Context: one part of a larger RNA
RNA sequence: AUCGGCGACUUAAUGUCUGUCGCGAGGUUAAGGCAGUGACAGCCGGAGCCACAGGGAAACCGAGUCUGAAUAGGGCGUUCAGUGGCAGGCAUUAGACCCGAAACCAGGUGAGCUACUCAUGGCCAGAGUGAAACGAGAGUAACAUCUCGUGGAGGCUCGAACUCGUUAGGGCUGCAAAACUAUGAGAUGAGCUGUGAGUAGAGGUGAUAUGCCAAUCGAACCUGGAGAUAGCUGGUUCUCCCCGAAAUAACUUUAGGGUUAGCCUCGAUUGUUUAGUACCGGAGGUAGAGCACUGAAUGAGCUAGGGGCCGUAAGGCUACCAAACUCAAUCAAACUCCGAAUGCCGGCACUCCACAGGUCGGGAGUCGGGCUACGAGUUAUGAGAUCCGUGGCCGAAAGGGAAACAACCCAGCCCGCCAUCUAAGGUCCUCAAGUGCGCGCUAAGUGGGAAACGAUGUGGAACUGUUCAGACAGCCAGGAGGUUGGCUUAGAAGCAGCCAUCCUUUAAACAGUGCGUAAUAGCUGACUGGUCAAACGGUUCUGCGCGGAAAAUUCAACGGGGCUAAGCGCGCCACCGAAGAUACGGGAGUGAAAACUCAGUAGGGGAGCGUUCUGCAAGCAUAGAAGCCGUACCGGAAGGAGCGGUGGAGCGAGCAGAAGUGAGAAUGCCGAU
Numbered sequence: 001a002u003c004g005g006c007g008a009c010u011u012a013a014u015g016u017c018u019g020u021c022g023c024g025a026g027g028u029u030a031a032g033g034c035a036g037u038g039a040c041a042g043c044c045g046g047a048g049c050c051a052c053a054g055g056g057a058a059a060c061c062g063a064g065u066c067u068g069a070a071u072a073g074g075g076c077g078u079u080c081a082g083u084g085g086c087a088g089g090c091a092u093u094a095g096a097c098c099c100g101a102a103a104c105c106a107g108g109u110g111a112g113c114u115a116c117u118c119a120u121g122g123c124c125a126g127a128g129u130g131a132a133a134c135g136a137g138a139g140u141a142a143c144a145u146c147u148c149g150u151g152g153a154g155g156c157u158c159g160a161a162c163u164c165g166u167u168a169g170g171g172c173u174g175c176a177a178a179a180c181u182a183u184g185a186g187a188u189g190a191g192c193u194g195u196g197a198g199u200a201g202a203g204g205u206g207a208u209a210u211g212c213c214a215a216u217c218g219a220a221c222c223u224g225g226a227g228a229u230a231g232c233u234g235g236u237u238c239u240c241c242c243c244g245a246a247a248u249a250a251c252u253u254u255a256g257g258g259u260u261a262g263c264c265u266c267g268a269u270u271g272u273u274u275a276g277u278a279c280c281g282g283a284g285g286u287a288g289a290g291c292a293c294u295g296a297a298u299g300a301g302c303u304a305g306g307g308g309c310c311g312u313a314a315g316g317c318u319a320c321c322a323a324a325c326u327c328a329a330u331c332a333a334a335c336u337c338c339g340a341a342u343g344c345c346g347g348c349a350c351u352c353c354a355c356a357g358g359u360c361g362g363g364a365g366u367c368g369g370g371c372u373a374c375g376a377g378u379u380a381u382g383a384g385a386u387c388c389g390u391g392g393c394c395g396a397a398a399g400g401g402a403a404a405c406a407a408c409c410c411a412g413c414c415c416g417c418c419a420u421c422u423a424a425g426g427u428c429c430u431c432a433a434g435u436g437c438g439c440g441c442u443a444a445g446u447g448g449g450a451a452a453c454g455a456u457g458u459g460g461a462a463c464u465g466u467u468c469a470g471a472c473a474g475c476c477a478g479g480a481g482g483u484u485g486g487c488u489u490a491g492a493a494g495c496a497g498c499c500a501u502c503c504u505u506u507a508a509a510c511a512g513u514g515c516g517u518a519a520u521a522g523c524u525g526a527c528u529g530g531u532c533a534a535a536c537g538g539u540u541c542u543g544c545g546c547g548g549a550a551a552a553u554u555c556a557a558c559g560g561g562g563c564u565a566a567g568c569g570c571g572c573c574a575c576c577g578a579a580g581a582u583a584c585g586g587g588a589g590u591g592a593a594a595a596c597u598c599a600g601u602a603g604g605g606g607a608g609c610g611u612u613c614u615g616c617a618a619g620c621a622u623a624g625a626a627g628c629c630g631u632a633c634c635g636g637a638a639g640g641a642g643c644g645g646u647g648g649a650g651c652g653a654g655c656a657g658a659a660g661u662g663a664g665a666a667u668g669c670c671g672a673u
Base pairs, nucleotide, nucleotide: 001673002672003671004670005669006668011094012093013092014091015090016089017088018087019086020085021084022083023082026050027049028048032044033043034042054061055060064076065075066074067073097235098234100232104225105224106223107222108221109220115199116198117197118196119195120194121193122192123191124189126158127157128156129154133150134149135148136147137146138145162186163185164184167182168181169180201217203213204212205211210219238608239607240606241605242604243603248261249260250259251258252257262366263365264363265362266361267360268359269358270357272354273356275351276350277349279347280346281345282344288338289336290335294332295331296330298328299327300326301325303322305321306320307318308317309316310315369394370393371392372391373390374389375388377386378385399410400409401408414586415585416584419582420581421580425576426575427574428561429560430559434573436572437571438570439569440568441567447563453547454546457544458543459542460541461540462539463538464537465536466535474531475530476529477528478527480504481503482502485499486498487497510525514523515522587598588597589596590595609662611659612658613657614656615655616654619651620650627646628645629644630643631642633640634639
C1' cells in the first nucleotide's frame, strides 16, 4: 500500500410532546401475594400517584380568592377531560455517539544501567627530567655561597596496556536504537577497575549539565481511581420523496463556546389578515442648494482699536495689522432661510391564490462568512484592507458566455427526445453561425495594458484674418542719410548698460530682431520692389491615432493562427447560440378541482430496501440447501428474480415482533498478501 473482517447516537429512570389503544369523572396499581406452566398468561393487592377548584408567602377562605379601609379598581381563577399502557421525537441524570490527551491521586516495583557513598581486592610496558636531603671539594673569622657526586621528589614530561571521546570521515530500512576508521586527551592520580553493600519518586544522588535514578526524567516505572476531563481535532456505515436556513441582535471571565430572540421545518388553528400597484392622508431634514443663524474664509470700501514715524504736548502722517459695518465672490459631518427623489407609516381600491401572512405547540441548525454594485466612516478618497447600510450572487447553484476563472454577464438542472425558438455572447480558421449590407474613422498591428505632459499625425465643427489691386513660401534686388543719437566707458559705432527713440531722402529701411567684433567691420531680420501665380495664416471645441512606455526560463499585454479588417463608430437584415422557453412522451408533491410545483449544504418532515434473531407459518432441499462464480431479466432507488456452474446440508415466502442492523475514510483496530 491493497484486500478481507471488526468499527460509533445505546440502555435505564424521570419529565414533556406526538401517534395509537384501553377505560373515562375518573384512570392506574407498587411492593407483596394466590394458583403453578405453550404462561410475552390469569387472579388478588387501592398503599401511593394523576385528575376532579382555585386564590394567597401563610394563617385561611372558597367559585371565588389575593391586594386593600373598601360592597372600588386590578391580578389569578370560575366555561374547555382525564388517566394508564405501547411506539416515536426531545430534555435531564447517568461514561450517554465513538476514538484521543498532557496531567492529578493511591498502593506497590526498581541503584544487575547510572550518580554518590561504605567495605574488601586488583591494575598502571618502557623512556625522560632530576626537587629536598646527604657526601666530597672549593670557599668564609664562622655562616653564607659555589662546583662535582650520590639521591630519586612530582595531581612533572614522552608514550603502550587501561580509561576517555577532540576533529574529520562514515554509517543513518546501520554490524550497531550512537558502532566503525583515522586523528586526539589522561596515563602515580581529585587515577582506573572487580566483588559485596547502602541511599527511592512530595524522594534519592549530583566537582549544577536540571545531569542521572534500567535505550524513559522540570519529577521513574507498574497497577488501580478510570470509560478522569477535553467549550478542542478526527470519524460517524442503505435508498428515495417534500421543504429548506444561518454566519445577525442582546447578555455572557464572553469572543473558534453558550442562552434567548431572528431566520428553517412539522402539526394544529385562523382564513387573504400577506405582497405589489394606483390614489388619498401623514411624519421626516438626507442629496442638492443657500448664507437668514453658528463658525470658516478672500478682495474692496468705510472705520473703532493697535503698531510705526514726527512732535515737549496738543496733534499729525501712514503702500502696516485689523473688530464691527457695507459691497462682491465662497466653504461646512457635528451650520440651515430652504429642500427633493427613493424609502417608511396609515387608509382605500384593484391585482395575485402563492410551501403567502397571523397564533399556539414539537424538532432544529446557525452566532468564523465572502465577493460585487451603490451610500458613508477608518486608512494617505492604498489594499483581494477594515467597519456599517441597501440590493445581488457565491455560500448551499448545475448549464451558456467571459481562453482558463466560487462571486462578473445570461440563466435557476424532476426524467426522456438524432425536434423548434431565443438570452448573454457571437458568425475568416481553430469553432456552431455573414469572408453580410450601407456610411464614416484609424495606418498606430492602434485594436491587443498605463498618467501628468509633449507634438505642423489625421477627420469633423465653429470663430477670425490675408489674397488676382497678386497673398503665403521660395528666388533676385534694396535695406539709406543726419549719426559713432546722448550718457557711460579704456572702447560702447543699431546690438555691455542707462536715457531718449526724433528728423530727412524714399518703393522701403528700426536711433534696430538675432549672430558677430577689443571697438569697428561682416552676416541676418523687420520693412520695400521684382519674379512666380492661387490659395495662405491664427484661435477654440471635438473623433481616432503618436511619443511618454525598462525585468528577470520563452514569443509571453488578441486564447492561438492570422487580420488593414477579421480594428473602431453609427444604422440595417439574417443566422448560430443554454440543462432558459416551446413541442411530444413519462414520473412525483400539494390541492376538492382547475392548476401550480419538483437545484440544494446545515437542518426539519415523509416513505421504503436490506441484514441477524424470535413467534405464527405456506413450503423448499442429496432428483442438491446455504455460500461462491457467471449472466443480455425486473424495479424510481436501496434492491429482487430466473438460468448455468461450483458447493455438499440446510433454507424459508408471507404476517408480526426484537435489534450487537448497513463503512471508504477516524495518521482507526486485527489478519492476509
Model confidence (mean pLDDT): 86 of 100. The part of an RNA shown here (large-subunit ribosomal RNA, domain II) has 673 nucleotides and comes from an uncultured Anaerolineae bacterium.